[in-house]
Context: one part of a larger RNA
RNA sequence: GGACGAACGCUGGCGGCAUGCCUUAAUACAUGCAAGUCGUGCGCGUGAAGCGGACAAACGCCUUCGGGGCGUGCGUUUGUGGAUCGAGCGGCGGACGGGUGCGUAACACGUGGGCAACCUCCGGCAAGCCGGGAUAACGCCGGGAAACCGGCGCUAAUACCGGAUGAAGCCGGCCAUCGCCUGAUGGCCGGACCAAAGGCGGCUCAUGGAGCUGUCACUUGCCGAGGGGCCCGCGGCGCAUUAGUUAGUUGGUGGGGUAACGGCUCACCAAGGCGACGAUGCGUAGCCGACCUGAGAGGGUGAUCGGCCACACUGGGACUGAGACACGGCCCAGACUCCUACGGGAGGCAGCAGUAGGGAAUCUUCCGCAAUGGACGCAAGUCUGACGGAGCAAUGCCGCGUGAGUGAUGAAGGUUUUCGGAUCGUAAAGCUCUGUUGUCAGGGAAGAACCGGUUUCGCUCUAACAGGGCGAAGCCCUGACGGUACCUGACCAGAAAGCCCCGGCUAACUACGUGCCAGCAGCCGCGGUAAUACGUAGGGGGCAAGCGUUGUCC
Numbered sequence: 001g002g003a004c005g006a007a008c009g010c011u012g013g014c015g016g017c018a019u020g021c022c023u024u025a026a027u028a029c030a031u032g033c034a035a036g037u038c039g040u041g042c043g044c045g046u047g048a049a050g051c052g053g054a055c056a057a058a059c060g061c062c063u064u065c066g067g068g069g070c071g072u073g074c075g076u077u078u079g080u081g082g083a084u085c086g087a088g089c090g091g092c093g094g095a096c097g098g099g100u101g102c103g104u105a106a107c108a109c110g111u112g113g114g115c116a117a118c119c120u121c122c123g124g125c126a127a128g129c130c131g132g133g134a135u136a137a138c139g140c141c142g143g144g145a146a147a148c149c150g151g152c153g154c155u156a157a158u159a160c161c162g163g164a165u166g167a168a169g170c171c172g173g174c175c176a177u178c179g180c181c182u183g184a185u186g187g188c189c190g191g192a193c194c195a196a197a198g199g200c201g202g203c204u205c206a207u208g209g210a211g212c213u214g215u216c217a218c219u220u221g222c223c224g225a226g227g228g229g230c231c232c233g234c235g236g237c238g239c240a241u242u243a244g245u246u247a248g249u250u251g252g253u254g255g256g257g258u259a260a261c262g263g264c265u266c267a268c269c270a271a272g273g274c275g276a277c278g279a280u281g282c283g284u285a286g287c288c289g290a291c292c293u294g295a296g297a298g299g300g301u302g303a304u305c306g307g308c309c310a311c312a313c314u315g316g317g318a319c320u321g322a323g324a325c326a327c328g329g330c331c332c333a334g335a336c337u338c339c340u341a342c343g344g345g346a347g348g349c350a351g352c353a354g355u356a357g358g359g360a361a362u363c364u365u366c367c368g369c370a371a372u373g374g375a376c377g378c379a380a381g382u383c384u385g386a387c388g389g390a391g392c393a394a395u396g397c398c399g400c401g402u403g404a405g406u407g408a409u410g411a412a413g414g415u416u417u418u419c420g421g422a423u424c425g426u427a428a429a430g431c432u433c434u435g436u437u438g439u440c441a442g443g444g445a446a447g448a449a450c451c452g453g454u455u456u457c458g459c460u461c462u463a464a465c466a467g468g469g470c471g472a473a474g475c476c477c478u479g480a481c482g483g484u485a486c487c488u489g490a491c492c493a494g495a496a497a498g499c500c501c502c503g504g505c506u507a508a509c510u511a512c513g514u515g516c517c518a519g520c521a522g523c524c525g526c527g528g529u530a531a532u533a534c535g536u537a538g539g540g541g542g543c544a545a546g547c548g549u550u551g552u553c554c
Base pairs, nucleotide, nucleotide: 001554002553003552004551006550007549008548009547010546013400014399015398016397017396018395019393020392021358027356028355029354031353032352033351036092037091038090041089042088044086045085050080051079052078053077054076055075058072059071060070061069062068099311100310101309109235110234111233112232113231114230115229118228119227120226122224123223124222125221126220127219128218129163130162131161132160138153139152140151141150142149143148170191171190172189173188174187175186176185177184178183198216199215200214201213202212203211204210205209237283238282239281244274245273246272249271250270251269252268253267254266255265256264286308287307288306289305290301291300292299293298313334314333315332316331317330336347337346338345339344364390366389367388368387372386373384374383375382376381403433404432405431406430413424414423415422416421437495438491439490440489441488442487443486447481452476453475454474455473456472457471458470459469460468461467498543499542500541501540502539503524504523505522509538510537511536512535513534519526520525
């Protein structure tokens, strides 16, 4: 000198863009929200609008005046109708997104390779039958303070189960081609494994239903894309005042297990494996792209953004699933907190806000799904503290302003003086302007593309001028931010400057006070009666909405 997720002191006008509990307690958490969705999978309960019937206030007309008849009909009731809402079965998603850095010195990460040892929700292509038995919801009964649970009975499915067909697929054998060791690819021959007969729309027969067809699902196989798993070479901390270490340890055979290789696991056999090229131990630490500094080499760091890893109160475990050993799932143990009728139960902010505590120190219990992205759904749409925004903080960077021109009796006043003067100083006042910003008023966005609706046209599926799918054009509809940005007009110099320093390093000097006192100080050092070094004032220098100090790195 540069840099910072900074803090502290003094000061503080505005805007844009970023950043904001790192070094501290991976401490404990009140409250709300953060993961749901699908009725085009299924059965129930609730039953709105609409439509029909009955009774019928009130009104109108007729009236034999009896409230008798007719019409409209508030309202009541009933049938139909099925909107909406509720839980349940079922499917997909809760393995993504979001947080944190505890642990980890390790194939965790980076980089380059390998899998002839692997998996894959999803997409494309091909092919695709027939049956069955339950169960929740619900009803009845019972237990419990609650959480919730039990018994009996009924019912549905794209829930569950059985059978047929079986191949491109799997296993075994043979042949051909090839190879990176175990083998790979293609062909032929023998053995076990699949389904939702579903939903919605259209047409025909016909009306119990069946057939054809479109679309969305489903099953099996192949292919694809992206993702993941495993293995290996190399690379990146300290201590040798850590020198030996290891018993599933090292290798083999066989069994098991996994999607898959493997001592992954187990039985048996052998006695190996690692190590001064630093094993083992201890300490410290998430790794990288990058960031800071530096001419570079190098040194330091690993906030925000991006990739990977690890973790989710602490420890352990599996279940489900394509995928987890699963932050807002389950089970067990522990600590802690809460409820309890004392028998027993409930919970996990290192999600977004917020609270307490700790600390020098780090924000709103805000708005919206309008955009982007995600889950589900044919779709409309629902959900989304991801995200988009707003709020707070000079925390940082950048930009703007606090006025411009003119103005010498060099005013008053301050300071100083050798008493002549010098200086603050064109500085002020005064005059002439401007209106950035500000205040008020008016106008007022882009971000919106979709999806959907409607009209028209083309292509395609098809027996079809139903219907669906794809595409094009026109019109309509959707904005949290926000009446914001921006534009225009009016008004007033009006509302906006401080901080540090002035002995040398180092840019900037005098006066007074003090008298080794009070004090200063980064180093050298100042202060003991004329201190440019302390304090104050005047003047000056530097930077500027900041300026200094402290801390850390180069």

This is a predicted structure of a 554-nucleotide part of an RNA (small-subunit ribosomal RNA, 5' domain) from Bacillaceae bacterium AS5-7. The RNAcentral record of the full RNA draws on ENA, Greengenes and SILVA. NCBI's taxonomy places the organism under Bacteria, Bacillati, Bacillota, Caryophanales, Bacillaceae. It matches the Rfam family "Bacterial small subunit ribosomal RNA".